[in-house]
This is a predicted structure of a 347-nucleotide RNA (Bacterial RNase P class A) from uncultured Arenicella sp. NCBI's taxonomy places the organism under Bacteria, Pseudomonadota, Arenicellales, Arenicellaceae, Arenicella. The model forms 97% of the base pairs in the Rfam consensus. It was read from a public genome assembly, where an Rfam model found it. Rfam family: Bacterial RNase P class A. Its family is annotated with ribonuclease P activity, dimeric ribonuclease P complex and tRNA processing in the Gene Ontology. It is annotated as a ribozyme. Model confidence (mean pLDDT): 77 of 100.

RNA sequence: CGAGUCAACUGGACAGUCGCCGCUUCGCAAGAAGGGGAGGAAAGUCCGGGCUCCAUAGAGCAGAGUGCCAGAUAACGUCUGGGCGGCGUAAGCCGACGGCCAGUGCAGCAGAAAGAUACCGCUCGAACGCUUAGCGUGAGAGUAAGGGUGAAAUGGUGCGGUAAGAGCGCACCGCGCAAGUGGUAACACAAGCGGCAAGGUAAACCCCACUCGGAGCAAGAUCAAAUAGGUGUUCGUAUGGCGUGGCUCGCGUUGAACACGGGUAGAUUGCUUGAGGUGUGCAGCGAUGUACGCCCUAGAUGAAUGACUGUCCAAGACAGAACCCGGCUUAUAGGUUGGCUCGCUUU
Numbered sequence: 001c002g003a004g005u006c007a008a009c010u011g012g013a014c015a016g017u018c019g020c021c022g023c024u025u026c027g028c029a030a031g032a033a034g035g036g037g038a039g040g041a042a043a044g045u046c047c048g049g050g051c052u053c054c055a056u057a058g059a060g061c062a063g064a065g066u067g068c069c070a071g072a073u074a075a076c077g078u079c080u081g082g083g084c085g086g087c088g089u090a091a092g093c094c095g096a097c098g099g100c101c102a103g104u105g106c107a108g109c110a111g112a113a114a115g116a117u118a119c120c121g122c123u124c125g126a127a128c129g130c131u132u133a134g135c136g137u138g139a140g141a142g143u144a145a146g147g148g149u150g151a152a153a154u155g156g157u158g159c160g161g162u163a164a165g166a167g168c169g170c171a172c173c174g175c176g177c178a179a180g181u182g183g184u185a186a187c188a189c190a191a192g193c194g195g196c197a198a199g200g201u202a203a204a205c206c207c208c209a210c211u212c213g214g215a216g217c218a219a220g221a222u223c224a225a226a227u228a229g230g231u232g233u234u235c236g237u238a239u240g241g242c243g244u245g246g247c248u249c250g251c252g253u254u255g256a257a258c259a260c261g262g263g264u265a266g267a268u269u270g271c272u273u274g275a276g277g278u279g280u281g282c283a284g285c286g287a288u289g290u291a292c293g294c295c296c297u298a299g300a301u302g303a304a305u306g307a308c309u310g311u312c313c314a315a316g317a318c319a320g321a322a323c324c325c326g327g328c329u330u331a332u333a334g335g336u337u338g339g340c341u342c343g344c345u346u347u
Stems, first nucleotide, its partner, number of pairs: 001343010012312007020037002023034004039318001043329002046327005051216004058249004063212005068082005083097001084095004098207002103205002105201002119147002121143004127137004155173006174196001175194003180189003220269004230260006240254004276295008
């Protein structure tokens, strides 16, 4: 200097004029003054909760979710650290990462055969024939090292051995076994014993372990107002009906469902002080926790922040809260900073 990778910040600013929303003070009111007013993702609605109601509210089955180990957290399918596997020269990145010896499936075609198989081969070879130092055909026996097919052929490489071969034997690797060492653990390591093979697949059904009520701020609460406490049909009468995921039991309670028709849909609240933000110290590898201090940061309701001017500048991307919070995922013009890895050059 270049390339890569990981992490973080910002994502327009300042001043003026008019306009919009809310708060505080003054004011009978009109209004005046002062301060404040969309995000890093507000998006997706994919997870988890807080809160409210069902509601006095349990157990089981079915169903659903997660799936290496240890931690963090209110909790999670999130995050942190570690293990193993894969990709990358590396820094790093990814993982749907329990079990195939509980069972059931699936693997077309090709191939001899996909839960011990022989197509071509290799070795021995009865018998027969012929042009008889031999050659040809070859019943039968042995074999799975070589070749072919396939995604996959029943451990791999090498040496010995054999009629030819084969873990047949040996060495190393792989696999299995029980113990040992290190580690909280997942797991790793060195040594020993055993010739040991009918594999793959669970993002196939399934088995195992752990977890799991529902509905949702249009939840819910209060006030005011109006009406028709209406009409009809069906089931049923405690062995029945109803009760916020399905079924059963239990518990509670005493009718329920459907259709037509009528009235109201206004105001207040929930509604923003929070598992809140931030500085420093301590503990921890870290996620995070804890102590002390400082700060208050939009609450609209057919839905508020817009327009103009001047300066600076990065010339402005993705994009607008609607009960709140913790994550994940997706979109993003441009600007700034740091760590690490690799390459080139110079000293």